[in-house]
């Protein structure tokens, strides 16, 4: 200097004019004036996990759902950190629903001979038994062909063909035998653990698929700030039809409670009415800094700060100026995550290549 990897930060600046909203104050009860605060890293998707609130009992069973290597972190998690294993990358690093297929069931299209009690299309052999030819000392010997038969080395099909490479062996072959690798079983050592290493046994059994059913383990009550509480008003009277059940928290069952069973709950239609305000509402598992602990996620102590709270819904418009010419996008109960969108700029650590000293 180039090419990358991981993480973090920022998200046009400054000035002026006119507005909007909230809080505090002033004079004063009508609108003013003064001071201060006023979107984001994702406010988004609403996908996970919680706080908070309500539901008469979070009661039982079935069903259902989520998660799934290990150890930690956390209020919790499907998140995060560190690690193990597998795959990718020269590397820094990245990716992984990563429990079980010797409990059972299902499936394995096309191709192919055969796809799960393995099989034999081309091929190799034809030792052994028949066949043909020749020789013969009549015991057999040599040759041929490939009928029976043997084989699975090679070819071919496939995502996958019952370990791989090499050697021995054989008629040809084959874990048939051997060495190494793999696999599996047992032991030892190291590690909290996932797991790793070593030693020994076994010729090898157990094809794949569980984001197929299923099995195993852990966890799960429901609804959501339009939750919910309070004030005010209303839900009335009446008419018509149905009616023995209706409601309360989940798909079903059991159990429980309330209302009702013709003096009729409840449902449907008509009719007429309400639809305003206050709280919840932002001080919180909060931000920032320092110190300490930890490889890290994170934790602890101390100091310091208060940082939108609207309800038809404020956070804006215009002008000037500068530059690197400005992306994606806008709160609605609140947090922790994940995911998705995004013009660009900067910083830190690291890797590879090249060059110079």
């Nucleotide at each position: 200097g180039g090419a990358g990897u991981a993480g973090a930060u920022c998200a046009g600046g400054c000035g002026g004019u006119c507005g909007c909203u909230c809080u505090g104050g002033a004079a004063u009860u009508a609108g003013u004036c003064c001071a201060g605060g006023g979107a984001g890293g994702a406010a988004a998707g609403u996908c996970c996990g919680a706080a908070c609130u309500c539901c008469g009992u979070a009661g039982g069973g079935c069903a259902g759902g989520a998660c799934g290597c290990u150890u930690g972190g956390u209020a919790a998690c499907a998140c995060c950190a560190a690690g193990g294993c597998g795959c990718c990358g020269u590397a820094a690093g990245g990716c992984g629903a990563c429990g079980g297929a010797a409990a059972g069931u299902g499936c394995c299209g096309c191709a192919g001979a055969a796809a799960g009690c393995a099989a034999a299309c081309c091929g190799c052999c034809g030792a052994u038994g028949a066949c043909c030819c020749g020789a013969u000392u009549c015991g057999u010997c040599g040759g041929g062909a490939a009928c029976a038969g043997g084989c699975a080395a090679g070819g071919g099909u496939g995502a996958a063909a019952g370990g791989g490479u090499g050697g021995g062996g054989u008629a040809a072959g084959a874990g048939c035998c051997c060495a190494c690798c793999g696999c599996u079983c047992g032991g030892c050592u190291g590690g909290u653990g996932a797991c790793a290493g070593c030693c020994g046994g076994g010729g090898c059994a157990u094809g794949g698929u569980a984001a197929a059913c299923c099995c195993c383990g852990u966890c799960c009550g429901g609804a959501g700030c339009a939750a919910g509480a309070c004030c005010a008003a209303a839900u009335a009277a009446g008419c018509a039809g149905g009616g023995a059940g209706a409601u309360g928290c989940u798909g079903c069952c059991c159990g429980c409670a309330u209302c009702g069973c013709c003096u009729g709950a409840c449902c449907u239609g008509c009719g007429g009415g309400u639809a305003g305000g206050u709280c919840g509402c932002u001080u919180g598992a909060g931000g920032u800094g320092u110190u300490g602990g930890g490889u890290g996620a994170c934790c602890a102590a101390c100091a310091u700060c208060c940082c939108a709270g609207a309800u038809a819904a404020a956070u804006g418009a215009c002008c000037g100026u500068c530059c690197a010419c400005g992306a994606c996008a806008g709160a609605a109960u609140u947090c922790g995550g994940c995911u998705u969108a995004c013009c660009g700029a900067u910083c830190u650590a690291c890797u590879c290549c090249a060059u110079u000293a």